[in-house]
């Protein structure tokens, strides 16, 4: 100095002033009999890392049990984190990368079932398109012996049929284990070595699995489970527009079902069981209100400091209160600093001085908190690995 | 604000892993003086990115765009 790679922090930047917004807190003209209303002043305090998709997990609130199941849904290597999670952090095996690191939807294929078009000779005990071989019997030549003949041994040579091959070649995503070398007519785990596979021990590890450990072996009874399914886990259902309270109107309308309880109904996603529970309850159909308070902000909360831990995270001491709106609040002008740009001036240079412009994207709380996802312009800090040059 | 479905040619239906199929519309031609009708041909799509698998509309994740209910 260039590439790369893992984390963090920030968020139309800082201060001050002046108008204007909404909460809280203090005072309060004025109105009013009172309880109460309030102009106005003061002082504070006031949007995001995603406040967004509503995907996942709770905290609160209804359903009087959220009890067992069944259907459904969701996870899916180990081991920890955490209220919990489908989330994080560490580690294990595969896979990409020269590395530092990245990525994985990661249990079963012999519990059953299903599917693999199309090519191809065969897609799970399958198969012969090209091909290679023809030793054994059979045809064709050639030569030697026997025998009157018909016909018979023995040799050698081509090209093939019966037959044999599944090593090479092709077909496909995928073809029934790979290299060498022996052996065969030619060939194959047919046989021998290594590798790979599987099984038994032993040793490390909380474990997932690790082992140039140590014995045997068959040389193989493929691939798909984000197909159905199997096997562990896990899960009761709705949602603050939950709900609770007050003020008001309006038709204590109309229709069904029903008892003395072992039935009939209802107990908030479906279905049945226990349980419960009614008798003026349930279900259905139709009218009225949609108005005011509340929930509504102190919390599995921020932040510093120590300590534990590889880390996720926890503990302990300290400090701080950080929006609560309701058609829904943040705005606008001004100077000064800070950055950026654009040329001018002085200066050897470092640099300095005035002027002009501009100061980013994605985008605004609606009960709140753990993650996750997608959106996104820059500024910066810090490990780390590689390649180059220099001391 | 939460919450629940959708999503195929220009329109309305099919296609549940193995060649995106039919009507209507739109162009050309055949018939007719001309125009309809009728007959014969053509063209057009899986809402977007990514994954699984050999192969995806279809199986999975994400994002975009429509429709719906709660006061």
């Nucleotide at each position: 100095g260039g590439g790369g790679u893992a984390g963090g922090a920030c968020g139309c930047g800082g201060u001050g002033a002046u108008c204007g917004c909404g909460g809280c807190c203090u005072g309060g003209a004025g109105c009013g009999c009172a309880a109460g209303c309030a102009a106005c002043a003061g002082g504070u305090c006031g949007a995001g890392g995603a406040a967004a998709g509503u995907c996942c997990g709770a905290g609160c609130u209804c359903c009087a049990g959220a009890g067992g199941g069944c259907a459904g849904a969701c996870c899916g290597c180990c081991a920890g984190g955490u209220a919990a999670c489908g989330c994080c952090u560490g580690g294990g095996c595969g896979c990409c990368g020269c590395a530092a690191g990245g990525c994985g939807a990661c249990g079963g294929a012999c519990a059953g079932g299903g599917c693999a078009a199309c090519a191809g000779a065969g897609a799970a005990g399958a198969g012969a398109c090209c091909g290679c071989c023809g030793a054994u019997g059979g045809u064709c030549c050639c030569g030697g012996g026997c025998g009157a003949a018909a016909g018979u041994c023995c040799g050698g040579g081509a090209a093939u049929c019966a037959g044999g091959c599944a090593a090479g070649g092709g077909u496909g995503a995928a073809a029934c284990g790979g290299u060498g070398g022996g052996g065969u007519a030619a060939g194959a785990g047919c046989c021998c070595a290594c590798c790979g596979c599987c099984c038994c021990g032993c040793g490390c590890g909380u474990g997932a699995g690790c082992g140039u450990c140590g014995g045997g072996g068959g040389c193989a009874c493929g691939g798909c489970a984000a197909c159905c399914c199997c096997c562990g886990g896990u899960c009761g259902g709705a949602g603050c527009a939950a709900g609770g309270c007050c003020a008001a109107a309006u038709a204590g309308g109309c229709g069904g079902c029903g008892a003395g309880g072992u039935g009939c109904g209802g107990c908030c996603c479906g279905c049945a069981c226990c349980g419960u529970u009614g008798g003026a309850g349930c279900c259905g159909c139709g009218g009225g209100u949609a108005g005011g308070c509340u929930g509504c902000u102190u919390g599995a909360g921020g932040c510093g400091a120590c300590c534990g831990g590889u880390g996720a995270c926890g503990g302990u001491c300290g400090u701080c209160c950080c929006a609560g709106a309701g058609g829904g609040a943040u705005g606008a002008u001004c100077a000064c600093c800070u950055c950026c740009c654009g040329g001018g001036c002085c200066g050897c240079g470092a640099g300095g001085c005035a002027c002009g412009g501009g100061a980013a994207a994605c985008a605004g709380a609606a009960c709140u908190c753990g993650g996750c996802u997608u959106a996104c312009g820059g500024u910066u800090c810090u490990g780390c690995c590689c390649c180059a040059c220099a001391g | 604000u939460g919450g629940c479905c959708c999503g195929u040619c220009g329109u309305c239906u099919a296609a549940g892993g193995g060649c995106a199929a039919g009507a209507c519309a739109c162009c050309g031609g055949u018939c007719u003086u001309u125009g309809g009708a009728a007959c014969c041909g053509g063209c057009g799509a899986u809402g977007g990115u990514g994954g699984u698998u050999c192969g995806a509309a279809u199986c999975c994740a994400c994002c975009c765009g429509g429709g719906c209910c709660a006061a």
Molecule: RNase P RNA; transfer RNA
Organism: Gemmatimonadales bacterium